[in-house]
RNA sequence: GCUCCCAUAGUUUAAUGGUAAAACAAAGCAAUGGUAAUGCUUAGACCCAAGUUCGAUUCUUGGUGGGAGCA
Numbered sequence: 001g002c003u004c005c006c007a008u009a010g011u012u013u014a015a016u017g018g019u020a021a022a023a024c025a026a027a028g029c030a031a032u033g034g035u036a037a038u039g040c041u042u043a044g045a046c047c048c049a050a051g052u053u054c055g056a057u058u059c060u061u062g063g064u065g066g067g068a069g070c071a
Stems, first nucleotide, its partner, number of pairs: 001070007010024004018054001026042005047063005
């Protein structure tokens, strides 16, 4: 320098055009003489910009970051 892949909650993973799901972690409540474990509830996220579309996490382009391969 060229090609390819990935980017979603604090962490690990889904959803691939119709307003994002779960586990662990966090907070609150219950329970216990108290703590832990346990049960219930709550909050929490689509890397950035532009385009296409009635509608974009999803499709297209560019950028940023990470990874792999070739030279």
Record summary
Model confidence (mean pLDDT): 81 of 100. This is a predicted structure of a 71-nucleotide RNA (transfer RNA) from Acholeplasmatales bacterium DTU067. Lineage of the source: Bacteria > Bacillati > Mycoplasmatota > Mollicutes > Acholeplasmatales. Its Rfam family is "tRNA".